[in-house]
RNA sequence: GGUAGAGGCGCGGUAUUCAUCAGUACCAUAAACGUUUGCGGCGGGCAGCCGGGUUUGUGGGAAAGGGGAUGUCGCCGAAGGAAAAGGGAAAGCCCGGCCCGUUUCCUGGGAUGCCACAGAAGAUGUGGUAGACUGUCACUUUAGUGGAGCGCUAUC
Numbered sequence: 001g002g003u004a005g006a007g008g009c010g011c012g013g014u015a016u017u018c019a020u021c022a023g024u025a026c027c028a029u030a031a032a033c034g035u036u037u038g039c040g041g042c043g044g045g046c047a048g049c050c051g052g053g054u055u056u057g058u059g060g061g062a063a064a065g066g067g068g069a070u071g072u073c074g075c076c077g078a079a080g081g082a083a084a085a086g087g088g089a090a091a092g093c094c095c096g097g098c099c100c101g102u103u104u105c106c107u108g109g110g111a112u113g114c115c116a117c118a119g120a121a122g123a124u125g126u127g128g129u130a131g132a133c134u135g136u137c138a139c140u141u142u143a144g145u146g147g148a149g150c151g152c153u154a155u156c
Stems, first nucleotide, its partner, number of pairs: 001156005008076001010075009026060008039051003043095004079107006086100003108134002112130007136147004
C1' cells in the first nucleotide's frame, strides 16, 4: 500500500402507509367597524403597484416540514455539526432564508440528565455539558489509567 472485517436500540438514503400538524391556513357567506394623514397585500427594509381591510358567527376545509411502522438500498467518518468563501433558482434593489458542492476544524458509538436553539408540540432534531455503559489500542501495581476512527483486527 491492497483486500476483507468488527463495534450495535450502529449510520444514512428511499418507497408505501399511519397519526399529528388542525378544525389551523384558506374558501364561501352574514353582520359590525373602517377605508388614501391610515390599514392590508411580499420573510424584513426601501421603492413601486394594487385595494375585496379588521373582528365575530355559520358552512366547507388542506398541505409542507418534522414523527411512528414496514419494506428496500448503500454502508462502519458510516455520518453529524461549526466557520469561511463560491455557485444556483426566484425576485425591482438590499439583507435573510432555500439548494449545491469546496476548504478548514470537532466528534469512536448509542442511550440518559441538564442548558440553549429549531419546531404546532410533553414528538423529534442539532449544539454544549455531566456521569456511567460499550467497542478498540497502549500502559500497568491486574485492578485501574490514558488515547483516538488518518484508529483497530485478519490477511497479501
The RNA shown here (Lysine riboswitch aptamer) has 156 nucleotides and comes from uncultured Eisenbergiella sp. The prediction has a mean pLDDT of 76. The source organism's lineage runs through Bacteria, Bacillati, Lachnospirales, Lachnospiraceae and Eisenbergiella.